[in-house]
RNA sequence: GCAGCUAUAGUUUAAUGGCAGAAUAUGACCUUCCCAAGGUUAUGGCGCGGGUCCGAUUCCCGCUAGCUGCA
Numbered sequence: 001g002c003a004g005c006u007a008u009a010g011u012u013u014a015a016u017g018g019c020a021g022a023a024u025a026u027g028a029c030c031u032u033c034c035c036a037a038g039g040u041u042a043u044g045g046c047g048c049g050g051g052u053c054c055g056a057u058u059c060c061c062g063c064u065a066g067c068u069g070c071a
Stems, first nucleotide, its partner, number of pairs: 001070007010024004018054001026042005047063005
C1' cells in the first nucleotide's frame, strides 16, 4: 500500500427495516444475629458523519479504531 472481518450497557454477548433482549456488574428492598449465597426491583447500550426509506442499530457510501491475510 491492497483485500477481508468486526464495532450494541462498566464487561461478555444475542437479535432484527417497525418498543434492542439476556448474563454479569452497580443501587435499593426482602431473607439472615452478621457475612456469603438466594429472591424482587431499578439504572444503564446499537463507534462517528452522510444517503435511501413512511420508518435505519439493521441497507448503501465515507471516516475512525481494532483484528487477520497478501505484498
A computed fold for a 71-nucleotide RNA from a Candidatus Woesearchaeota archaeon, annotated as transfer RNA. Rfam family: tRNA. Gene Ontology term of the family: triplet codon-amino acid adaptor activity. The source organism's lineage runs through Archaea, Nanobdellati and Candidatus Woesearchaeota.